A computed fold for a 167-nucleotide RNA, annotated as Lysine riboswitch aptamer. Its Rfam family is "Lysine riboswitch aptamer". Rfam's curators write: Riboswitches are metabolite binding domains within certain messenger RNAs that serve as precision sensors for their corresponding targets. Allosteric rearrangement of mRNA structure is mediated by ligand binding, and this results in modulation of gene expression. This family includes riboswitches that sense lysine in a number of genes involved in lysine metabolism, including lysC. Rfam links the family to the GO term lysine biosynthetic process. Rfam 15.1 lists 3,224 matches to the family in 1,923 species. The coordinates come from a structure-prediction model, not an experiment, and the mean pLDDT is 78. The model forms 98% of the base pairs in the Rfam consensus.
This record gives sequence, structure tokens and C1' cells, in this order.
RNA sequence: ACGAAAGAUAGAGGCGCGGCCGACAAGAGUACGCACGCAGGAACGCCAGACAGCGUGUGCCGAAAGGGGAAGCCGCCGAGGUGCCGUAUGUGUGUCUGCGUGUGCGGCUGCCGGGCCGGGGGAUAACAUCCGUCGGACUGUCACGGUUGUGGAGCGCUAUCUAAGAC
Repeated sequence: ACGAAAGAUAGAGGCGCGGCCGACAAGAGUACGCACGCAGGAACGCCAGACAGCGUGUGCCGAAAGGGGAAGCCGCCGAGGUGCCGUAUGUGUGUCUGCGUGUGCGGCUGCCGGGCCGGGGGAUAACAUCCGUCGGACUGUCACGGUUGUGGAGCGCUAUCUAAGAC
């Protein structure tokens, strides 16, 4: 001056990730309430079935929750997200049986480098938002290659230190 494996520490990616708060949109001119009319115990609707409950139109007044969320702040870089299984609990008018959905915990050494755009699918009241999936270009990184392509995955990559070894 090099430096394998492994470990420790620090760090990078960028429309990066999560949390808190939250203007605001939507919910919705809906529900409730009031007035007037109509109907007469029916029908429709309220996730599905059974049983029960709730009639309806016009006018006036007129919300909220769940679901989102700009800006700001905080913590971070498997950040985090998500699938399946189990379990506890809330919720969709009530009960039962299902189904859907929210949340917590545990497991599967499950899957995903990152965001963006588009198609179609699902959740949802939703043209909000979110989640799969397929396609596209972009981007960070490494390997191959050697001049602009191909491939891989975060169990990755970069730097420093420890360090076998060898010169």
C1' cells in the first nucleotide's frame, strides 16, 4: 500500500416512509326538526336470509360520524406497506345465522429497492383516498458488458474501523 468472511459505526436514494396536528373538499341540501298534504298498515328501501322495526310527497331549516386531506411539525431510510392463518374486540336499524369492514396481538425467517403515469379489479357514498394486479417510462444501487444495453434485489449498496491472508 492491498484485503476474504463476519461484526460494529456512520451514510445515500427522493414527487422517499411513517406519526401528530389540521385549513378544506366530500358526506349533503342527506339525517334530524317544523309546517302542509297524500296514503291507510301495503309496496319499495335499510349488506344477505328469517322474524321484528321504520309510511310517503312538497316547502322551510339544516347537521354530524366513519372515510380523506394542503400546509406545518416530529421521528426516520425495512423507513414502511401488504398477503395468508389464528385470536380478541368494534361496526353495517334490532335478534339469530352468514357476509363485509375497522382495530389490537401472535404466527408464517411469506411478498415488495423507490416513487410517478396508464389499463382493468377490489374496498368505499364517492370522480376523495387506499390496496392488489398488468403495462410503461423514470430513478438510486450492484453485477455483467464496454458505450448504452442486459440482468439482480434492500438478507442490497457506500464509507470507516476491527481483521484471516498475501505482496